Predicted 3D model of a 74-nucleotide RNA (transfer RNA) from an Oscillospiraceae bacterium. The coordinates come from a structure-prediction model, not an experiment, and the mean pLDDT is 80. The sequence was found in a public genome assembly. It matches the Rfam family "tRNA". Its family is annotated with triplet codon-amino acid adaptor activity in the Gene Ontology.

[in-house]
RNA sequence: GUGGGUGUAGCUUAGUUGGUUAAAGCGUCGGAUUGUGGUCCCGAAGACCGUGGGUUCGAAUCCCACCUCCCACC
Numbered sequence: 001g002u003g004g005g006u007g008u009a010g011c012u013u014a015g016u017u018g019g020u021u022a023a024a025g026c027g028u029c030g031g032a033u034u035g036u037g038g039u040c041c042c043g044a045a046g047a048c049c050g051u052g053g054g055u056u057c058g059a060a061u062c063c064c065a066c067c068u069c070c071c072a073c074c
Base pairs, nucleotide, nucleotide: 001073002072003071004070005069007067010026011025012024013023019057028044029043030042031041050066051065052064053063054062
């Protein structure tokens, strides 16, 4: 350089052919329990989806460019 893939919460992932307020586990915080801690139980906060444009009534989802990382080829 060429081709393909990946990017969503602190971490790991889900998100169906575009449609209500983006979901779960771990973790964090608060509560309950306990002599204390852990386990278990209840609740809460936390991501407008890599960046910028476009299409559409409506985009995490479709299109374009760029960026990160991974794989293959040269």